The prediction has a mean pLDDT of 86. This is a predicted structure of an 81-nucleotide RNA (c-di-GMP-I riboswitch aptamer) from a Bacteroidales bacterium. Its Rfam family is "c-di-GMP-I riboswitch aptamer". Rfam's curators write: GEMM was predicted in a large-scale screen for bacterial structured RNA regulatory elements. Rfam 15.1 lists 5,092 matches to the family in 1,772 species.

[in-house]
RNA sequence: AUGAUGAAAUGCCAAACCAACUGUGAAGUUGGGACGGAAAGCCACGGGUCUUGAGCGUUUCAAGAGCGCCGGGUUACCAAA
Numbered sequence: 001a002u003g004a005u006g007a008a009a010u011g012c013c014a015a016a017c018c019a020a021c022u023g024u025g026a027a028g029u030u031g032g033g034a035c036g037g038a039a040a041g042c043c044a045c046g047g048g049u050c051u052u053g054a055g056c057g058u059u060u061c062a063a064g065a066g067c068g069c070c071g072g073g074u075u076a077c078c079a080a081a
């Protein structure tokens, strides 16, 4: 230095819920809040879930949401064993 790992320390993020706003909707943004998280940083690549429209005989097709559903990719703070 790198990889795995995660005691300690500096810090970080923010579930449910509430309010306002945006959206047909899933949901998102801001503020409060704190269930939790060593990537709960980023990416829609694969699977699953959800929304809208169409189809429904065969079978799903298209657009979207979501990374705090799982896998994968990629970047990153500290350092004990």
Stems, first nucleotide, its partner, number of pairs: 005079002012037002017032006035068001041074003045071003049065006